[in-house]
Predicted 3D model of a 685-nucleotide part of an RNA (large-subunit ribosomal RNA, domain II) from Saccharimonadales bacterium (SeqCode). NCBI's taxonomy places the organism under Bacteria, Bacteria candidate phyla, Candidatus Saccharimonadota, Candidatus Saccharimonadia, Saccharimonadales (SeqCode). RNAcentral holds the full RNA, with entries from ENA.
Context: one part of a larger RNA
RNA sequence: UCCAGCGAGUUAAUUUGUACGGCAAGGUUAAGUCAUCUGACGGAGCCGCAGUGAAAGCGAGGCUUAAUAGGCCGAUUUAGUCGUACGGAUUAGACCCGAAACCGGGUGAUCUAACCAUGGGCAGGUUGAAGCGUGGGUAACACCACGUGGAGGACCGAACCAGGAGGAGGUGCAAAUCCUUUGGAUGACCUGUGGUUAGCGGAGAAAUUCCAAUCGAACUCGGAGAUAGCUGGUUCUCCGCGAAAUAGCUUUAGGGCUAGCGUCACGAACUCUCCUUCGGGGGUAGAGCUCUGAUUGGGUCUGGGGUCCUUACGGAUACCCAUCCCUGUCAAACUGCGAAUACCGAAGUGAAUUACCGUGGCAGUCAGAACGGCGGGGCUAAGCUCGUCGCUCAAGAGGAAAACAGUCCAGACCGUCGUCUAAGGUCCCUAAAUGUAUACUCAGUGGGAAACGAUGUGGGAACGCAUAAACAACCAGGAUGUGGGCUUAGAAGCAGCCAUGCAUUUAAAGAGUGCGUAACAGCUCACUGGUCAAUGGUGAUCCUGCGCGGAAAAUAUAACGGGGCUAAGUAUACUACCGAAGACACGGACUGCUGCAGCAAUGCAGUAGUGGUAGCGGAGCGUUCCUCAUGCAGUGAAGCCGAGCCGGAAGGCCAGGUGGAGCGUGGGGAAGUGAGAAUGCUGGA
Numbered sequence: 001u002c003c004a005g006c007g008a009g010u011u012a013a014u015u016u017g018u019a020c021g022g023c024a025a026g027g028u029u030a031a032g033u034c035a036u037c038u039g040a041c042g043g044a045g046c047c048g049c050a051g052u053g054a055a056a057g058c059g060a061g062g063c064u065u066a067a068u069a070g071g072c073c074g075a076u077u078u079a080g081u082c083g084u085a086c087g088g089a090u091u092a093g094a095c096c097c098g099a100a101a102c103c104g105g106g107u108g109a110u111c112u113a114a115c116c117a118u119g120g121g122c123a124g125g126u127u128g129a130a131g132c133g134u135g136g137g138u139a140a141c142a143c144c145a146c147g148u149g150g151a152g153g154a155c156c157g158a159a160c161c162a163g164g165a166g167g168a169g170g171u172g173c174a175a176a177u178c179c180u181u182u183g184g185a186u187g188a189c190c191u192g193u194g195g196u197u198a199g200c201g202g203a204g205a206a207a208u209u210c211c212a213a214u215c216g217a218a219c220u221c222g223g224a225g226a227u228a229g230c231u232g233g234u235u236c237u238c239c240g241c242g243a244a245a246u247a248g249c250u251u252u253a254g255g256g257c258u259a260g261c262g263u264c265a266c267g268a269a270c271u272c273u274c275c276u277u278c279g280g281g282g283g284u285a286g287a288g289c290u291c292u293g294a295u296u297g298g299g300u301c302u303g304g305g306g307u308c309c310u311u312a313c314g315g316a317u318a319c320c321c322a323u324c325c326c327u328g329u330c331a332a333a334c335u336g337c338g339a340a341u342a343c344c345g346a347a348g349u350g351a352a353u354u355a356c357c358g359u360g361g362c363a364g365u366c367a368g369a370a371c372g373g374c375g376g377g378g379c380u381a382a383g384c385u386c387g388u389c390g391c392u393c394a395a396g397a398g399g400a401a402a403a404c405a406g407u408c409c410a411g412a413c414c415g416u417c418g419u420c421u422a423a424g425g426u427c428c429c430u431a432a433a434u435g436u437a438u439a440c441u442c443a444g445u446g447g448g449a450a451a452c453g454a455u456g457u458g459g460g461a462a463c464g465c466a467u468a469a470a471c472a473a474c475c476a477g478g479a480u481g482u483g484g485g486c487u488u489a490g491a492a493g494c495a496g497c498c499a500u501g502c503a504u505u506u507a508a509a510g511a512g513u514g515c516g517u518a519a520c521a522g523c524u525c526a527c528u529g530g531u532c533a534a535u536g537g538u539g540a541u542c543c544u545g546c547g548c549g550g551a552a553a554a555u556a557u558a559a560c561g562g563g564g565c566u567a568a569g570u571a572u573a574c575u576a577c578c579g580a581a582g583a584c585a586c587g588g589a590c591u592g593c594u595g596c597a598g599c600a601a602u603g604c605a606g607u608a609g610u611g612g613u614a615g616c617g618g619a620g621c622g623u624u625c626c627u628c629a630u631g632c633a634g635u636g637a638a639g640c641c642g643a644g645c646c647g648g649a650a651g652g653c654c655a656g657g658u659g660g661a662g663c664g665u666g667g668g669g670a671a672g673u674g675a676g677a678a679u680g681c682u683g684g685a
Base pairs, nucleotide, nucleotide: 001685002684003683004682005681006680011092012091013090014089015088016087017086018085019084020083021082022081023080026047027046028045032041033040034039051058052057061073062072063071064070095233096232098230102223103222104221105220106219107218113197114196115195116194117193118192119191120190121189122187124156125155126154127152131148132147133146134145135144136143160184161183162182164181165180166179167178168177199215201211202210203209208217236620237619238618239617240616241615246259247258248257249256250255260365261364262362263361264360265359266358267357271355273351274350275348276347277346278345279344280343286337287335288334292331293330294329297326298325299324302322303321304320305319306317307316308315309314368393369392371390372389373388374387375386376385377384398409399408400407413588414587415586416585418584419583420582424578425577426576427563428562429561433575435574436573437572438571439570440569446565452549453548456546457545458544459543460542461541463539464538465537473531474530475529476528477527479504480503481502484498485497486496510525514523515522589610590609591608592607593606594605595604596603597602621674623671624670625669626668627667628666629665630664631663632662639658640657641656644653645652646651
């Protein structure tokens, strides 16, 4: 990993609802007794037939109250009760498996820690303490030398003990080992045997360390099916409908309760929705500046402040502020205005047809997501976050977007080698136009990106100059006061500052456009004359279409899905075709409603429908056993293999083979009743 078997809403009591049955203003017994194949008895009690009040109580009324007022709950409108099945609730382990833990009783010191008792062990070598002896020495000690001696948590180093370092091993030789190396090795040494200390505890040269491969509290059995708002799992089929991810409250936030939204039953109105008409309130978008604030420039009467003059009075003011006037603006928390929508109400012999509402049974949901509109937060960031309206996904398959829950198109009952379309497409991959017309683009733009830059190119607008000759080119001129003034070492058109229509001579010529010089010089431009010559020239400007540059990233082209395309790109218009589970056609199934027939079951016709998670409702299949009825079987039961057949599914039937003794069918009943998942359990491969 696979296969087989086992494996999860049960049972009891009470209670509530639905269906069916019995009896009915009544219904029914419980314990028990007597009988025994299931019956009889038993009326205590319970529910109902009357309510109301806290209660005493009163009673078709009662309570409140001073009240005969008002108010509240009732009657006037009668159906209950017992049983069975099923849906829920409550109490119990209560659908199943799962803790870490808590408590109680025991079992453990054969491992290990400490201790007690009694034994054992430590090759060999080295060093040479005290003491003692002899000699020297001293007044006597002290002291010195030599010898003797054999001390030490002494030294080196086997056994033994340890385990610091490196390596191996790491499904091992091994649930702690092996190799090399290392530390201690007469000691706080090592070790045998026997014993003591026990879990709310012991032991501990102390590490939360050890107490039998287990230790922040051992193990074992029990309380015990602890509890688990948590995770996982929960077994046959078909049919109808079909959610939510919100609000309020919550020691609440991944849990609940009530409401909202779903379903089923019963009941009931044109109830809901849309359209038309009529009637409403509003303060959003926009707009505006009266108010509240913000705010551009200017003016002026007045007022205040500053500054200046003045001894004071007072005066001046290219200063500031306020008011006022003109001018131009801004606002979620501004409004003398004010929509579209939305919302509320009414009417309709308009549309559509239960979508609305009420009562009751049962739920699920309380993590939502993207996208579009309007807004808040954030950076007018986020696959960000919050609100609201909508839509899709969730719970939705199909087609398009290369691939792609949330985008676009479109909602899958089944079948068809039928038809038409949607989005999107029509050169090839790849179904369908190498379609038509007119333009644009040359960048592979298309097929990623900004500020900004540019005689790319198309269209439009308006303005200059131009046969009295423009623009470009060529020839010539481009002067004088003057080297303007200032500044400066110098500043002469051309470092810088200042002044300006400077003036003169002119066809024209700036107190100078650029290059240049240290400064001059020199070159050149503006401006002028000439040569040449434009059937639409030449120059500058604005708007606009399509392009260009700006443009650097990590495995490999990789910014059209690919090939490839100059259209097979872009814009506008048109025609045809392709294209989906859409629509239509034909056949079939099922469901609701309506009509007809029928006592009914049901049948026929019409019409509308049949995506679906949580979930609600309906109808069935199969397994085991019981009961009644009825069958099969050694002329071969069950089980196993199995071609074929039947049914809408769960399933059913059957030839043949195997097998060798039991097994079906119909009605009713009861459940240990359906397996693919639970790191499920047991066995096997």

Rfam family: Bacterial large subunit ribosomal RNA. The coordinates come from a structure-prediction model, not an experiment, and the mean pLDDT is 86.